């Protein structure tokens, strides 16, 4: 310095050929239940999809900068 890959809720993954309102577990709050607790059980909140542009009638999904992390590779008087 190149080239690929990753970036989606507090973590850990999903989103099926671009198609409407982005889910799932666990955690978290609240309630049930219990002598408390725990475990079960209902319910609920939490997401500028890394940013910033572009294409599209519509973009987590393409494309172009940049940003951070990892993996080769180069290069290092």
């Nucleotide at each position: 310095g190149c080239a690929c890959c990753u970036g989606u809720a507090g973590c850990u993954c999903a989103a099926c050929a671009g198609g409407u309102u982005a889910g799932a577990g666990c955690g978290c709050a609240g309630g049930c239940c219990u002598c408390c607790g725990g475990a079960g059980c209902c319910u609920g909140a939490g997401g500028u999809u890394g940013g910033g542009g572009g294409u599209u009638c519509g973009a987590c999904u393409c494309c172009c900068c940049c940003c951070a992390g990892g993996u080769g590779c180069a290069c290092c008087a």
Transfer RNA from a bacterium, 77 nucleotides, folded computationally. Rfam family: tRNA.